[in-house]
């Protein structure tokens, strides 16, 4: 630090995951030690038991008992002393307000931080001063009794005290009055009068004094304590500025609510409370409501900023079953007090009671989860007490839990070319792996066994000093003794043995470090995200790896990555985002110069930021965790000083921004009034007669009741043509006939003039296209809805006939648009160039220009900027202010709010879903785009096919099988160049098992092989005769039976594992690379262009210059000459010869034959083209511009085809899916289809004569000739392994018949006879003969072929073959017609375009509607929460009233046994006042029949809207 995912690929934006660290965790697998730490996050649920607050006898009253021990006794006990003034009860005192627990409530002065309190309080402490004198009634307990079940509650005797009350005294303290002083002020200080208010003793030592009179107190002097002020320190109420979350779908709140005065109240200020008074306080800088939540030091993260958090520590607050109250008291409205009321537990004699673990442990339940009913007061801190000392679940320990952090072990060295097991393999061999084992060594932890702590200090004695009148009391130190440890017989140490007792967990497709068998087969499963899985390095095992380690993984939850809320640090043309456009309000900014202030800002100085924690440093436990010293930082916030740039606040001033006044001129700017022409359409009337209309056709509809044309008059109502332009106004929306009127704005000038008067602009207000909507008018044209015509499968569409809202006016609403420049405003700066529209200056002056500014609208381009794409003085560039965005969906939907008459608008979500969505731009592909070009593509032409019957081949269907395989072009006379057995793969039936074949071992036996016999349909099986050869006879070796073992064998799947072959686009011109360029990049350039070509074929240009693969030539053939060469080919010439013949000598001249040359290059002439390429024409040539034909297929597409030619990988059979026989089957036939082949005839048929090829091919052949036979053959044979012999050419030509017809066409089909192959023609050949003599008279839609030696058209010949050709695959005879042209279909090449496709148009893609499933919204109602208002009741209890009850202390009066008075109690009652009840709103939640859209989900249904001009943009 950054990575993966959006694409075919790129840059961008954007969102989702990851890697890090961090946790009071929790679950899974595994676990040795030991040290620090931590441990109910959930039910502020219930709670059994115990135990957490006492203590004080030196405050005070009472006061046992068990037991011992004396005496005594009537032996039943009595009584004394110790127990003991001890246990306990009580009064009192001080502490129960600390401590210790939670974190529900609270959004607040409740927390933090600074600070005020001149408005306060404060026990105990510490320091100063003063004091402490004299009385006085009561009570608890005890004892007696009385009621109750208990809790408790009474009535009497007795009766204490530092408990309680007067009284005296006041330095002083409260308060009143009254002067001075101070002060920002009520304070404070002085200082004079008046009122009013204290106290308690205990318990030591001593006789100096005093009194008893000899030791004691009443004296004396200490403690410890009372009282009153003061002051201090520690606490602690109160108040104040600033800071603390979401929500605006919470906008208004608020009546003691805000201020005054009186008054009460309180430690103190105050509406705290009460009465009267005015009417005021809050709020968009967010009041009020509504959710949530205890704050902070700090903690985790992070480079910081920031973000998240607030367990354990610590500081503060706030609660103690839930609600309300008070009492005591310095303090409390009190966790372990009271009362009261509600739930809830328990107890009870049914009359009443009692309780609060959110102390420590512990128990239920509730969770994914979270410890012993321990020791100890030894330390440390707390109360209480003079003190011993007692309490103390506060602490200090110890168990329990890998929770969490740290430290340490689990051994170390040496050990093979390298053992066994495993695993893998291409069978050689790798791997685990020095790893083991073996040897040598070492003890860290458990373990055994001994020793053994620090944690202790104080206190006691004696003693020296400081303070002090002291030997007190304290305080520093010295010397002695004696005592205290829960942990713990623990940490630490020495010693003893054994390698002996101690490793597990996740992951190996990418991101990410690490691979390979096996098993599963879109199954079972994995997944953080891309993804895996239909034969898997992603699953699930193993083996071998990486990583981490007593822990490893998962899950959760934070913070990082995330510049994805952007303060530091984003953005808004097109990716999410500029409000439709003015004014303008409150905010924010804000031109020069001077003076003043000092609030922002800056320096300094001080206070504060508690501790701990985080840094740094030193230092203590072996080390580390962890402690412990010391500093640093805490960026903050107060307080004083200084400074005056800058903001800022007052004050002068100034004119460049703004405005105002004057002149000018432009302009569909805007209200109103009037006015005019063309055009439509209507009506009237004339002519006139058969149609109009309308569309791709066409109909609807109009017209003989006269349309439509065409004249002539009316009469409506909307728009205003030409000019007219990236030309004008306007803030936008928008404005266009002419006049006239009234009214806005802008610009250019030249001067006065005001003097910052400016910009923006939340809320606010106005304007505001086109539909709409009300009401009242108009209504010509148009034209939703609607009606008919077509159109289509359908057509509630697009065309067409009508046509009604409405389009128009007037007045009101709406308030929205792709209201766009998809571009907020304004001001300033920053290179040009060229247009235009409006002024103004100059040049001299009228047109015109020229040159100059100053406003406005255009286009190009430079810097600069953007992801591209473009933006560019009219920015999308520098800069300054505002609003607005934050993945795609769902949704601008829901609910609530507003507005609106509706329609609707404005505000505006979640749940749930997805891993994308999207911008630009780049490469193909594609288009019912677009140019430009090519091909039998189409035109033009000839013949087909498609109708008939046959053949052949599929497909169906049949079957026991009808083997398989090819399927669109490019399967379908294809694989098959030939299925009667064979072939054959397929079916039925018999039969064989190391096999029909192949190689090796082992054992045995034998030549091999042939013969014969039995049986069988054959295979096959049983029997049985002979019996080899090399070698030394044994043994071996060849060949061969048999068992037996490795193995054969498969036409079994998988052409979507594959090789090789092959089709195909297409003989179409394309395909590309290297090095430079350009671009961020994918790419582009080149290869585009401008000519040319059959051709990326050549030329010219050109940031491109060079090369590959294809193009094209080099090969064969053919078409002409020429050399050589002449036997089987040939015969001109010369000789021979026949009936005929190259038949013969013989030549090579021709033909021909097969070898070797040559010719043909746009070479030459004209023209045009760019003195190119090239293209026309010529000539000459046998050929002419590739002369014809063939061979040769670029990069690649189609997962093309093909495991059934071969060849192979995986899988699958193995007495069978292998193999042999014999029959049958591929030859089936209602029926579709492609390919043929014959025909429908006279360009013909039939019959007779006659003519002329080429390529081939021939020995188990070809077969002349003869002979036979209607013939198809058959019998003989001659010649030929072939330029030698054998294969009769037909279409044609001569004649002759038929005459238009189901025929003398046609020839299927069938009977009957035969031939020939062949073991064998029955299923199932082929041919011939003779008889029958079918359908078919040129074939719908709809197709295929051909451009010259082609087509049509006519035979021949070969392959395979015993035998079968109408098929293939070559020859040759005979031979045409037409091409305007490139508009259309088809296919295909370049350029360009557009795209939402890239599996690439057979693409993508939408809505509906049907099913399953999920969250969500409505909804009669329903339920249980929280709240408001209003009343009802009406507990404790404070306060406030009352006095006929009752009361000890003070007063006062007498009649002193009383009465009064003061003051207190119970009682009554009167305000408030929880809880509760009744009405009746409000919130927000859960349920809910049905209902509604929405998501999602497999190949469902119905269309075809959108992406190409998506076929109606």
């Nucleotide at each position: 630090a950054g990575a993966g995912u959006u694409u075919g690929a790129u840059c961008c934006u954007g969102g989702c995951u990851c890697a890090g660290a961090a946790c009071a965790a929790a679950c899974g697998c595994u676990g040795g030690c030991g040290g620090c730490g931590u441990g109910c996050g959930u039910a502020a649920c219930a709670c059994a038991u115990g135990c957490a607050a006492g203590u004080c006898g030196a405050a005070u009253g009472c006061g046992a008992a068990a037991g011992u021990a004396g005496c005594u006794u009537u032996c039943g006990g009595g009584u004394u002393a110790c127990g003991a003034g001890u246990a306990g009860c009580a009064u009192g005192g001080c502490a129960g307000a600390c401590g210790g627990g939670u974190g529900a409530g609270g959004a607040g002065c409740a927390c933090g931080u600074a600070c005020c309190u001149g408005a306060c309080c404060u026990a105990u402490c510490c320091u100063g001063g003063a004091c402490a004198a004299g009385g006085g009634g009561a009570u608890a307990g005890u004892c007696c009794u009385g009621c109750g079940a208990a809790a408790g509650c009474g009535g009497g005797u007795u009766g204490a005290a530092u408990a309680c009350c007067g009284u005296a005294u006041a330095u002083a303290c409260u308060u009143g009055a009254g002067a001075g002083u101070u002060u920002a002020g009520u304070a404070g200080c002085u200082u004079u009068u008046g009122a009013g208010u204290a106290a308690a003793g205990c318990u030591g030592g001593c006789c100096u004094c005093u009194g008893u009179a000899a030791a004691c107190a009443a004296g004396c002097u200490g403690g410890c304590g009372g009282u009153c002020c003061a002051u201090g320190a520690g606490g602690g109420g109160g108040g104040u500025g600033c800071g603390u979350c979401c929500u605006a779908u919470u906008a208004g709140c608020u009546u003691g609510c805000u201020g005054g005065u009186g008054g009460g109240g309180u430690a103190a200020u105050g509406g705290c409370c009460u009465a009267c008074c005015a009417g005021g306080g809050c709020g968009a800088c967010g009041a009020u409501g509504g959710g949530u939540a205890g704050c902070u030091g700090g903690u985790c993260u992070g480079a910081g900023a920031g973000g998240a958090u607030g367990a354990u520590c610590a500081g503060c607050c706030a609660c103690a079953c839930u609600g309300g109250g008070a009492c005591u008291g310095a303090g409390a409205c009190a966790c372990g007090g009271c009362c009261c009321a509600g739930a809830c537990u328990c107890c009870u004699a049914c009359g009443g009671g009692a309780g609060g673990c959110a102390g420590c442990a512990g128990c239920g339940g509730g969770g994914a989860a979270u410890u012993u009913u321990g020791g100890g007061c030894a330390a440390u801190g707390g109360g209480g007490g003079c003190a011993a000392c007692c309490c103390u679940g506060a602490c200090c320990c110890a168990g329990c839990a890998a929770c969490g952090c740290c430290g340490c072990g689990u051994g170390a060295g040496u050990g093979a070319g390298g053992a066994c097991g495993c695993c893998u393999u291409u069978c050689a061999g790798g791997g685990u792996g020095u790893a083991a084992a073996g040897c040598u060594c070492u003890g860290u932890g458990a373990g055994g066994a001994g020793g053994g702590a620090c944690g202790a200090a104080a206190g006691c004695u004696a003693u020296u000093g400081g303070u002090g009148a002291a030997u007190a009391a304290u305080u520093a130190g010295u010397a002695g003794a004696c005592u205290u440890g829960a942990c713990g017989g623990u940490a630490c140490c020495u010693c003893c043995a054994c390698a002996g007792c101690a490793a597990g967990c996740c992951c190996c497709g990418g991101c990410u470090a690490a691979c390979u068998c096996c098993g599963u087969g879109c199954c079972a499963g994995c997944a953080g995200c891309c993804g895996c899985g239909g034969u898997a390095g992603a699953c699930g095992g193993a083996g071998g790896g990486g990583g981490c380690a007593a822990g490893c993984g998962u899950u959760g939850u934070u913070c990082g990555g995330a510049a994805u809320u952007a303060c530091u640090g984003g953005g808004c043309g097109u990716a999410a985002a500029g409000c439709g456009c003015g004014c303008g309000u409150a905010g924010g900014c804000g031109g020069c110069g001077g003076a003043u202030c000092a609030a922002g800002u800056g320096u300094u100085a001080c206070g504060u930021g508690a501790a701990a924690g985080c840094c740094c440093u030193c230092g203590g436990c072996u080390u580390a965790a962890c402690c412990g010293g010391g500093g640093a930082a805490g960026c903050g916030c107060g307080u004083a000083g200084c400074a005056g740039a800058c903001u800022g606040a007052u004050u002068u001033g100034c004119u460049a921004g703004a405005g105002u006044g004057c002149c000018g001129g432009a302009g569909g700017g805007g209200g109103a009034g009037g006015c005019g022409g063309a055009a439509u359409u209507c009506c009237u009337g004339g002519u006139g007669g058969a149609g109009c209309g309308g569309u791709g056709a066409a109909a609807u509809g109009c017209g003989u009741a006269g349309a439509g044309a065409c004249c002539a008059g009316g009469a409506a109502g909307a728009a205003c043509g030409u000019c007219a332009g990236u030309g004008g106004c306007g803030a936008a929306g928008g404005c266009g006939g002419c006049c006239u009127u009234c009214u806005g704005g802008a610009c250019g000038g030249a001067c006065a003039c005001u003097g910052a008067c400016g910009c923006u602009g939340a809320g606010g207000u106005g304007c505001g296209a086109u539909a709409g909507c009300g009401u009242g008018g108009g209504g010509a044209g148009c034209g939703g809805a609607c009606g008919g015509g077509a159109u289509u499968a359908g057509a509630u569409a697009c065309c067409c006939c009508g046509g009604u809202a409405g389009u128009c006016c007037a007045c009101g609403c709406c308030g929205u648009a792709a209201a766009c420049g998809a571009u907020g405003g304004g001001c300033a700066c920053u290179a040009g160039g060229u247009g235009u529209g409006g002024g103004g200056c100059g040049g001299a002056g009228a047109a015109a220009c020229c040159g100059u500014u100053c406003c406005g609208u255009g286009c190009c381009g430079g810097a600069g900027c953007a992801a591209a794409c473009g933006c560019a003085g009219u920015a999308a560039g520098u800069g300054c202010c505002c609003c607005c965005c934050u993945g795609g969906g769902g949704a601008g939907u829901a609910c609530g709010g507003u507005c609106g008459c509706a329609a609707g608008g404005c505000u505006g979500a979640a749940a749930c879903u997805c891993a994308a969505a999207g911008g630009a731009a780049u490469u193909g592909a594609c288009g019912g785009g677009g140019g430009c070009c090519c091909g039998c593509a189409c035109a033009a032409g000839c013949g087909g096919u498609g109708g008939a019957g046959c053949a052949u081949g599929u497909g169906g269907u049949u079957u026991a099988a009808u083997u398989c395989g090819a399927c669109g072009c490019a399967a379908c006379g294809c694989g098959c160049a030939g299925a009667a057995c064979c072939u054959u793969a397929c079916c039925u039936g018999g039969g064989c098992u190391u096999g029909a074949c192949a190689u090796a071992c082992u054992c045995c036996g034998g030549a091999c092989a042939g013969g014969u016999g039995g049986u069988g349909a054959g295979a096959g099986u049983c029997a049985u005769c002979u019996u080899c050869c090399c070698g030394u006879c044994c043994a071996g070796g060849g060949c061969u039976g048999g068992a037996g073992u490795a193995c054969a064998g498969g036409u079994g799947c998988u052409g979507c594992a594959u090789g090789g072959c092959u089709g195909u686009c297409g003989u179409c011109a394309g395909c590309u690379c290297g090095u430079g360029u350009c671009g961020u990049g994918a790419g582009a350039u080149g290869u585009u262009g401008g000519g040319u070509u059959a051709a990326g074929u050549c030329c010219c240009g050109c940031a491109a210059c060079g090369a590959g693969c294809g193009c094209a030539a080099c090969c064969c053939u053919u078409a002409c000459c020429c050399g050589u060469a002449g036997u089987u080919g040939c015969c001109a010439g010369c000789a021979g010869g026949u009936a005929g013949a190259g038949c013969u000598g013989g030549g090579g001249a021709c033909u021909c034959u097969a070898c070797g040359g040559g010719g043909a290059c746009u070479g030459c002439c004209g023209g045009u083209g760019u003195g190119a390429a090239g293209c026309c024409g010529g000539a000459g040539g046998a050929a002419g511009g590739u002369g014809g034909g063939g061979a040769u297929g670029a990069c690649g597409u189609c997962a093309a085809g093909u495991c059934c030619u071969c060849a192979u990988g995986g899988c699958c059979c193995u007495u069978a899916c292998g193999u042999c026989c014999a029959g049958g089957g591929c030859u089936a036939c209602a029926c579709a289809c492609g390919u043929g082949c014959u025909a429908c005839a006279a360009u013909g048929g039939a019959g007779a004569g006659g003519a002329c090829a080429a390529c081939g091919g021939g020995g188990a052949g070809c077969g002349a000739c003869c002979u036979u036979g209607u013939g198809a053959g058959g019998g003989g044979u001659a010649g030929c392994g072939a330029a030698u012999c054998c294969c009769g050419a037909a279409a044609c030509c001569u004649u002759u018949u038929c005459g238009u017809a189901g025929u003398u066409c046609g020839g299927a089909u069938u009977g009957g006879a035969g031939u020939c192959u062949g073991c064998a023609a029955c299923u199932c050949g082929a041919c011939u003969c003779c008889a029958u003599g079918a359908a078919g008279u040129u074939g719908g839609a709809a197709u295929c072929g051909c451009u010259a030696g082609u087509a049509a058209u006519c035979g021949c010949g070969g392959a395979u073959c015993a035998g079968c050709a109408u098929g293939c695959c070559g020859c040759g005879g005979u031979g045409a017609a037409u091409a305007c042209g490139u508009u259309c279909c088809c296919g295909g090449g370049c350029c360009u375009u557009g795209u939402a496709c890239a599996c690439a148009c057979c693409g993508c893609c939408c809505g509906u509607c049907a099913c399953a499933c999920c969250a969500c919204g409505a909804a009669a109602g329903u339920u249980g929460a929280g709240u408001g208002u209003a009343c009802c009741c009406g507990a404790a209890g404070u306060c406030g009233c009352u006095g006929g009850g009752c009361c000890a202390a003070c007063u006062g009066a007498u009649u002193u046994a009383u009465c009064a008075g003061g003051g207190g109690c119970a009682g009554g009652u009167g305000c408030c006042g929880a809880a509760g009840g009744u009405a009746u709103g409000c919130u927000g939640a859960g349920c809910g029949a049905u209902u509604g859209g929405g998501g999602u989900g497999a190949a469902g249904u119905c269309g075809a809207a959108a992406c190409a001009a998506g076929g109606u943009a």
Notes: A computed fold for a 1513-nucleotide RNA from a metagenome, annotated as small-subunit ribosomal RNA. Its Rfam family is "Bacterial small subunit ribosomal RNA".